[in-house]
Source information: A computed fold for a 73-nucleotide RNA from a soil metagenome, annotated as transfer RNA. The coordinates come from a structure-prediction model, not an experiment, and the mean pLDDT is 82. It matches the Rfam family "tRNA". By type it is a transfer RNA. The sequence is in RNAcentral, with records from MGnify.
RNA sequence: GCGCCCGUAGCCCAGUGGAUAGAGCAGCUGACUUCGGAUCAGCAGGCCGAAAGUUCGAAUCUUUCCGGGCGCA
Numbered sequence: 001g002c003g004c005c006c007g008u009a010g011c012c013c014a015g016u017g018g019a020u021a022g023a024g025c026a027g028c029u030g031a032c033u034u035c036g037g038a039u040c041a042g043c044a045g046g047c048c049g050a051a052a053g054u055u056c057g058a059a060u061c062u063u064u065c066c067g068g069g070c071g072c073a
Stems, first nucleotide, its partner, number of pairs: 001072007010025002013022001018056001027043005049065005
């Protein structure tokens, strides 16, 4: 330099054009417990790497850029 893949919550991931973007773990609160743990119930937390385009509508499709990984040279 060229090609391919990935980027969504603190972490690991789902969501592949349509209602207010979700789960698990972690965190916080309460119940239970002598206390803690486990268990149960609840709460909070992200406008989706950035910008532009297409569309009535974009996390999702297109382009460029940024970051990471793999392969080729």